[in-house]
Molecule: transfer RNA
Organism: Methanofastidiosum sp.
RNA sequence: GCCCCCGUAGUUUAGCCGGAUAAAAUAUUGGCCUGCGGAGCCGAAGCGCCGGGUUCGAAUCCCGGCGGGGGCG
Numbered sequence: 001g002c003c004c005c006c007g008u009a010g011u012u013u014a015g016c017c018g019g020a021u022a023a024a025a026u027a028u029u030g031g032c033c034u035g036c037g038g039a040g041c042c043g044a045a046g047c048g049c050c051g052g053g054u055u056c057g058a059a060u061c062c063c064g065g066c067g068g069g070g071g072c073g
Base pairs, nucleotide, nucleotide: 001072002071003070004069005068006067007066010026011025012024013023019056028044029043030042031041032040049065050064051063052062053061
């Protein structure tokens, strides 16, 4: 220098043939339960790497950047 893959809650991931209220586990937190509880049950807050484009509508498609991983030279 060239090519490929990835980038979503604090953490690990799902969703990626475009349709919404963005999901799960864990962590945090409120309540219930209990002899107590760090167990169990119910609930809450918290996310799309950045900037453009396409579209009625984008986490999902396209372009550029940034960051990470791998391969070639």